[in-house]
Predicted 3D model of a 75-nucleotide RNA (transfer RNA) from Nanoarchaeota archaeon SCGC AAA011-G17. The sequence was found in a public genome assembly. It matches the Rfam family "tRNA". Its family is annotated with triplet codon-amino acid adaptor activity in the Gene Ontology. By type it is a transfer RNA.

RNA sequence: GCAGGUGUAAUGUAGCCUGGUUAACAUGCAAGCCUGUGGAGCUUGAUAUCGUGGGUUCAAAUCCCACCAUCUGCC
Numbered sequence: 001g002c003a004g005g006u007g008u009a010a011u012g013u014a015g016c017c018u019g020g021u022u023a024a025c026a027u028g029c030a031a032g033c034c035u036g037u038g039g040a041g042c043u044u045g046a047u048a049u050c051g052u053g054g055g056u057u058c059a060a061a062u063c064c065c066a067c068c069a070u071c072u073g074c075c
Stems, first nucleotide, its partner, number of pairs: 001074007010027004020058001029045005051067005
């Protein structure tokens, strides 16, 4: 230099192909209940403007373009 994969909550993932109501699940975190205390269990809650910036569209995590980070292959 060329080609391809990945990027979504504190962590790990789903959702993208086929655009549409409040972005879901597990773990973790906080509070409450329970308990002699702790753990476990139960209930509730907070954390994402979906890597960045544009474009298309009535509407974009999802489609298109550029860029960034990271990984792999080729030279």